The part of an RNA shown here (small-subunit ribosomal RNA, 5' domain) has 507 nucleotides and comes from an uncultured bacterium. The full RNA is in RNAcentral, with records from Greengenes. Its mean pLDDT, the model's own confidence on a scale to 100, is 83.
[in-house]
Context: one part of a larger RNA
C1' cells in the first nucleotide's frame, strides 16, 4: 500500500445501497412470533322471524400443517463437510400420470348434564350424543406371503419376468346449479425429499509410542424403512499404528471473502448449501418425516406462585430489559408484493419477507457557489525597515439556486382473485387491491452548509516567538543540556476531505 461486522479522538450538510452483541450458548419484565377448516361432525351462543327455518360466531371431537420458515455455533477432527460414485440394503405426507375400487353392520368417546375433590393448576365419578374419530363383516390384484414350474440378465449376497394354487390386507363422505366437483382406499410409475455405504481431500503436538474384549471376523438371530457388532448368545483371536494409532489442545465445514503480478498466505461476518443445538443431561410418543427451538416425560441447576398440601417457566424467534464490554439498533407499519400453512372459496395466520426508525460503521454520489474583480485594502506574520506573504483570497459587481424547508401536483411496484362475458375445453375480455407514502419524481418559492493530520530524514510541506536533557515528542533513526525547521505556541504550507487521524487485526 490493500482490507475490515471494529472501536477511540477532534469533526460533522444531503441522498442512494449495504452492514450493525465479534464479549457471557449468561440471566430475562412484557407483547407479539403456528395456525386453519362450518363445504368431516354433534352442540351452545346470537340475530331476523309467530313458527318452520336462515344467518353469523366458535369451545369440543375431527383434518392438514406445526419436522417449513426464523435464530445460534457450543459440541463436533467426524463420513461432519467438499468432491466423485454406490443402494442388487432403503423409505418418501401433500404433487403428476396411469387404471382399479368407494358393498354392507356395529359400539363408543369429548363437548354438553348432574355431583364431587382443590388455594391454584387441575382433577374425578355417573349420565346423554354426532362425525371423513373408532371398529366388525364383504370383495380383492401387476400388492404381500407360502408352494410348484419356467425365460431373461448379473461380479455376489442375487435382479427382473411369467404360469399355477393357496393365504392375508381397503375404503367415507361432503357440497352443489343435479352437470359434477372436493375427497377416500388399494397399485404401477414419476417428481421432490430424505436415511445408509464407500474412494480422495480436510488444522497443531511425538516434551502424547503404544492403543483396542464388541475390541477384530465368523455362524445365528433381535432389531430397523434399510445393511452392519447396531444389538444378543456361541466360536475363533483378532483389528489399529512413524504412510503417526491412541492421546492432548485448537476448530462447525464449504461455494466464498481478503490480500497477493502470482504461487501462495490468512480467514468463514453479510448472501447462499450442508452439519449441529435449543436452560443442562437423558427418554421414548404422535407422525410420510422428529427423538421435535415456541410438544410430552424423569432427573439437576435456577427464576415465580402459594392457603405450605402443590403448582409454573425456559428469547442461540422479532422488538425490548439487567449484566459483560472498546463496542452493536426500535419493545415501530403492513401482509400491498414475494414465499409458506389452512381452506371449494370468500378469506385467516404468517416479527418468514417487504417496508419505516436509530448508528459517517462501510461503499458510492452530490454539495458547501461560479465569473469578473489591485489602490495588490485594512488585518495578522516575517523583515535586511526597502518591502515580502497571506492574496483574486476578501470588499465589490454580474450570476447561478443542487439538498433540506414551505406550497401545488403525483408514481412505478398491481401480477390477478372472486364474479360476469365469449369460448367444446385450453383459453381470452372486462373487473377490486399499495404497507412502504403524499415517499420518489416535477414545478414554484426560499435560503444553510469544513474539518482533521502533518510540515528533521524516510515523506509533500519553513518561518518567528516560548522552553532550556525540564517540559515534552517518537512508526524507525533520533530530538530537546539557550538562536530546536522534531517539544508548545502562531502565521504560512502540504495532503486527504464530510471525514481525518490513532490504535487493533489480516495479507
Nucleotide at each position: 500500500g490493500a482490507a475490515c461486522u471494529a472501536a477511540c479522538g477532534c469533526u460533522g450538510g444531503c441522498g442512494g445501497c449495504g452492514c450493525g452483541u465479534c464479549u457471557u450458548a449468561a440471566a430475562c419484565a412484557u407483547g407479539c412470533a403456528a395456525g386453519u377448516c362450518g363445504a368431516a361432525c354433534g352442540g351452545a351462543u346470537g340475530u331476523a322471524g309467530c313458527a318452520a327455518u336462515a344467518c353469523a360466531u366458535u369451545a369440543g371431537u375431527g383434518g392438514c400443517g406445526a419436522a417449513c420458515g426464523g435464530g445460534u455455533g457450543a459440541g463436533u477432527a467426524a463420513c461432519a463437510c467438499g468432491u466423485a460414485g454406490g443402494u442388487a440394503a432403503u423409505c418418501u405426507a401433500c404433487c403428476u400420470c396411469a387404471g382399479a375400487g368407494u358393498c354392507u353392520g356395529g359400539a363408543a368417546c369429548a363437548a354438553c348434564c348432574u355431583g364431587a375433590u382443590g388455594a391454584a393448576a387441575a382433577u374425578c365419578a355417573g349420565g346423554c350424543u354426532a362425525a371423513u374419530a373408532c371398529u366388525g363383516g364383504a370383495u380383492a390384484g401387476u400388492a404381500u406371503c407360502a408352494a410348484a414350474g419356467u425365460g431373461c440378465c448379473g461380479a455376489a449376497u442375487g435382479g427382473u419376468g411369467u404360469u399355477u394354487u393357496g393365504a392375508u390386507u381397503a375404503a367415507a363422505g361432503c357440497a352443489u346449479u343435479u352437470a359434477u366437483g372436493c375427497g377416500c382406499u388399494g397399485u404401477g410409475a414419476g417428481a421432490u425429499g430424505a436415511g445408509c455405504c464407500u474412494g480422495c481431500g480436510u488444522c497443531u503436538g511425538a516434551u502424547u509410542a503404544g492403543c483396542u474384549a464388541g475390541u477384530u471376523g465368523g455362524c445365528g438371530g433381535u432389531g430397523u424403512a434399510a445393511u452392519g457388532g447396531a444389538c444378543c448368545a456361541c466360536c475363533a483371536a483378532g483389528g489399529c499404528g512413524a504412510c503417526g494409532a491412541u492421546c492432548a489442545g485448537u476448530a462447525g465445514c464449504c461455494g466464498g471473502c481478503c490480500u497477493g503480478a502470482g504461487a501462495g498466505g490468512g480467514u468463514g461476518a453479510a448472501c447462499g448449501g450442508c452439519c449441529a443445538c435449543a436452560u443442562u443431561g437423558g427418554g421414548a410418543c404422535u407422525g410420510a418425516g422428529a427423538c421435535a427451538c415456541g410438544a410430552c416425560c424423569c432427573a439437576g441447576a435456577c427464576u415465580c406462585c402459594u392457603a405450605c398440601g402443590g403448582g409454573a417457566g425456559g428469547c442461540a424467534g422479532c422488538a425490548g430489559u439487567u449484566a459483560a464490554g472498546a463496542a452493536u439498533c426500535u419493545u415501530g407499519c403492513u401482509c400491498a408484493a414475494u414465499g409458506g400453512g389452512g381452506g371449494a372459496a370468500a378469506c385467516c395466520c404468517u416479527g418468514a419477507a417487504g417496508c419505516a426508525g436509530c448508528g459517517a460503521c462501510g461503499c458510492c454520489g452530490c454539495g458547501u457557489g461560479a465569473a469578473c474583480g489591485a489602490u495588490g485594502a485594512a488585518g495578522g506574520u516575517c523583515u535586511u525597515c526597502g518591502g515580502a506573504u497571506u492574496g483574486u483570497a476578501a470588499a465589490g459587481c454580474u450570476c447561478a439556486a443542487u439538498a433540506a424547508g414551505u406550497g401545488g401536483g403525483a408514481a412505478a411496484a398491481a401480477a390477478u382473485a372472486a364474479g360476469c362475458c365469449c369460448g367444446u375445453a385450453a383459453g381470452g375480455g372486462u373487473g377490486a387491491u399499495g404497507a412502504u407514502g403524499g415517499u420518489a419524481c416535477c414545478c414554484a418559492u426560499c435560503u444553510a452548509a469544513a474539518g482533521c493530520a502533518c510540515c528533521g530524514g524516510c515523506u509533500a510541506a519553513c518561518u518567528a516567538c516560548g522552553u532550556g536533557c525540564c517540559a515534552g515528542c517518537a512508526g524507525c533513526c533520533g530530538c530537546g543540556g539557550u538562536a530546536a525547521u522534531a517539544c508548545g505556541u502562531a502565521u504560512g504550507g502540504u495532503g486527504c476531505a464530510a471525514g481525518c487521524g490513532u490504535u487493533g487485526u489480516u495479507c